[in-house]
Molecule: c-di-GMP-I riboswitch aptamer
Organism: Coprococcus eutactus
């Protein structure tokens, strides 16, 4: 000096819950608060995985209209399907870093 592990010191972050706000939602911001964390620092199409599904799309229900009848069939609401352009780093991962007894 570098890497790994890990005491101590100086410290750091901040779960749930509550309050106010943003958002369609997932989630998130600020304050209070500490469950915990040696990276609970940073990185989200430069890896994997997970969450939500507004708009647009597809299907369906209904059925204006048309017809002697039949074949057709617009549009609205609802439902279903797929799926990020939305999120999660305190899921794994990548990357950077403090201390220094051994």
């Nucleotide at each position: 000096u570098u890497g790994a592990a890990u005491a101590c010191u100086c410290g750091g972050c901040a779960a749930a819950a509550c309050a106010a706000g943003a958002g369609a939602a997932a989630u998130u911001u600020u304050g209070u608060g500490a469950c915990g964390c040696a990276a609970a620092g940073c990185u989200a199409u430069a890896g994997g995985g997970c969450c939500u599904a507004a708009g647009a799309g597809a299907u369906u229900u209904u059925g204006a209209c048309a017809u002697c009848a039949g074949g057709g069939g617009a549009g609205a609401c609802g439902a279903u399907c797929a799926g990020a352009u939305g999120g999660c780093a305190g899921c794994c991962a990548g990357u950077u870093g403090c201390a220094u007894c051994u």